[in-house]
RNA sequence: UUCUCAUCCAGAGAGGUGGAGGGACCGGCCCAAUGAAACCUCGGCAACCUCAGGCAACAGCCUAAAGGUGCUAAUUCCAGCAGAAAGAAUACUUUCUGGCAGAUGAGUG
Numbered sequence: 001u002u003c004u005c006a007u008c009c010a011g012a013g014a015g016g017u018g019g020a021g022g023g024a025c026c027g028g029c030c031c032a033a034u035g036a037a038a039c040c041u042c043g044g045c046a047a048c049c050u051c052a053g054g055c056a057a058c059a060g061c062c063u064a065a066a067g068g069u070g071c072u073a074a075u076u077c078c079a080g081c082a083g084a085a086a087g088a089a090u091a092c093u094u095u096c097u098g099g100c101a102g103a104u105g106a107g108u109g
């Protein structure tokens, strides 16, 4: 980096270094000198893979958290494309469904 599958309305922060950005993109709306990104330390959450235990005919389910990841503002912060319903003279707004994009894990060429 390609592709496949699963999940994404739950959950979980302190300190140090640093010094102006960050929330993928775009529009909005937010966060940020009462200190952004990034890095480090120690925690925490979760349970994708794995270890262990239990149940089950299988599929699978439950417990647990030692190891590998991940995550730890806002639903993936909201919308973006298509459709449906309701409201509105148009513009547009709200709700729902599907999709796109993205993130994470496992596998894969």
Stems, first nucleotide, its partner, number of pairs: 001109001003107006013042005021031003025080001027078002043072003048068002052063004076101001081098007
This is a predicted structure of a 109-nucleotide RNA (SAM riboswitch aptamer (S box leader)).
Of the family's consensus pairs, 91% are formed in the model.
The sequence was found by an Rfam model in a public genome assembly.